[in-house]
RNA sequence: GAUACGGAUGGUGCCAUCGCCUAGGGGGUAGAAAUAUUUCCUGGGAGGAAAGUCCGGACAGCAUAGAGCACCCUGCUUCCUAACAGGAAGGGCUUUUCUUAGGAAAAGCACAGAAAGUACCACAGAAAACAUACCGCCUUUUGUAAAAAAGGUAAGGGUGAAAACGUGAGGUAAGAGCUCACGAUUAUUCUAAGUGAUUAGAAUAAUAGGUAAACCUCAGGGGCUGAGAGGCCAAGUAUACCGGCGCUUGUAGGGUGGCUCGCCCGAUGCCGGGGGGUAGGCUGAUAGAGCCGGUUUGUGAAAAUCGGCCCAGAUAAAUGAUGGCAGCUUAUAGCUUGUUCUAUAAGUACAGAAUCCGGCUUAUACAUCCGUAUCUUUC
Numbered sequence: 001g002a003u004a005c006g007g008a009u010g011g012u013g014c015c016a017u018c019g020c021c022u023a024g025g026g027g028g029u030a031g032a033a034a035u036a037u038u039u040c041c042u043g044g045g046a047g048g049a050a051a052g053u054c055c056g057g058a059c060a061g062c063a064u065a066g067a068g069c070a071c072c073c074u075g076c077u078u079c080c081u082a083a084c085a086g087g088a089a090g091g092g093c094u095u096u097u098c099u100u101a102g103g104a105a106a107a108g109c110a111c112a113g114a115a116a117g118u119a120c121c122a123c124a125g126a127a128a129a130c131a132u133a134c135c136g137c138c139u140u141u142u143g144u145a146a147a148a149a150a151g152g153u154a155a156g157g158g159u160g161a162a163a164a165c166g167u168g169a170g171g172u173a174a175g176a177g178c179u180c181a182c183g184a185u186u187a188u189u190c191u192a193a194g195u196g197a198u199u200a201g202a203a204u205a206a207u208a209g210g211u212a213a214a215c216c217u218c219a220g221g222g223g224c225u226g227a228g229a230g231g232c233c234a235a236g237u238a239u240a241c242c243g244g245c246g247c248u249u250g251u252a253g254g255g256u257g258g259c260u261c262g263c264c265c266g267a268u269g270c271c272g273g274g275g276g277g278u279a280g281g282c283u284g285a286u287a288g289a290g291c292c293g294g295u296u297u298g299u300g301a302a303a304a305u306c307g308g309c310c311c312a313g314a315u316a317a318a319u320g321a322u323g324g325c326a327g328c329u330u331a332u333a334g335c336u337u338g339u340u341c342u343a344u345a346a347g348u349a350c351a352g353a354a355u356c357c358g359g360c361u362u363a364u365a366c367a368u369c370c371g372u373a374u375c376u377u378u379c
Stems, first nucleotide, its partner, number of pairs: 001375010012326007020045011047350001051361002054359005059226004066261004071222005076090005091111001092109007112217002117215002119211003134157002136153007165183006184207010230283004239274001241273005253265003290309008327348008335338001
């Protein structure tokens, strides 16, 4: 320097014509008015992810949301936050690379418990967890021998992803934590450091396979619904008929969701069938955990404070189309060979608000910066 991958930031501008949504103002027309319609002027009009709808909250309704069981979720520590399965800082483990062999760096982790219980562990293998005897080793018996039977044995071989603490010595018929020395792991207690996870050391006891994204146990959390929530107004209308339950006992029934209880409502009522009508408007609803900049505190996520700003609000859904110029990238050509010029052509991504907010995940042409890997050039 090039390429690939990953991360961060940015992610086109101007003009003209025609058109769309919305706020304010003026005029015309219709009307008694409310208002409707039309036209003109001015202002505003998508994103970093508006996306997926995965997680958390605000808000709203139902007891200003209650109890138990069931069910679901989470699972190292401390902190941030309205909250979180998010983020920050740290601890531990695994893998890879480097190493001066002390360790260091990067990436990943669903990172409580397998020493409460149950279950499972393909194939291979004798045996996959109350251990076990295929080969081998040893003892006894039978046998002339070869060998056979019974028993002992986990040192050695073999199988497997995984084989019942490791090495050495003693011991033994052969062996074995059977005993000893050193070491490893786990649990408990103590000491020291740390807010803590944890780390270091000592003592005692034990040797215990793996799987909890299998059941399960422990700890913590979760009421349900969802802007078609909810509130107000307008318009329309018939509960005709059939069946069941109930009618003052707070009963039938409802709120109520998987169950039980509790609480509240509860009579020209409730449930099912069948039928009639409507399916419009306003609000919720855009000033907010808001945006931009500075200062201070903090390792950091973030917090506090000061100054400035107002920045879509549609409802089947507007934010667009065409043309020109400029910018950026690539390719080709030119000559005046420029890091910087001229011309032509092509490209300019992913994508589209729907109550709002914080995250996560995924998509993204091109440009800039950083990191890693490979190749290459020069010193």